[in-house]
Molecule: transfer RNA
Organism: Thermoleophilaceae bacterium
RNA sequence: GGCCCCGUGGUCUAACGGUUAGGACAGCGGCCUUUCACGCCGCAGGCGGGAGUUCGAUUCUCCCCGGGGCUA
Numbered sequence: 001g002g003c004c005c006c007g008u009g010g011u012c013u014a015a016c017g018g019u020u021a022g023g024a025c026a027g028c029g030g031c032c033u034u035u036c037a038c039g040c041c042g043c044a045g046g047c048g049g050g051a052g053u054u055c056g057a058u059u060c061u062c063c064c065c066g067g068g069g070c071u072a
Base pairs, nucleotide, nucleotide: 001071002070003069004068005067006066007065010025011024012023013022018055027043028042029041030040031039048064049063050062051061052060
């Protein structure tokens, strides 16, 4: 350089055109407990950036950025 794959809260991971963007762990608060842990309830926190297509984009297309693999 060429080709391919991946980017979603602090971490891991769903959703693949119309969901309130779901779950787990971690965090915070509460309940329970003599206390801690466990358990239960609640709260906060997320679609890498830009443009395009579309009535509608996290999802499709293009460019860029970042990561990984194969190849010379």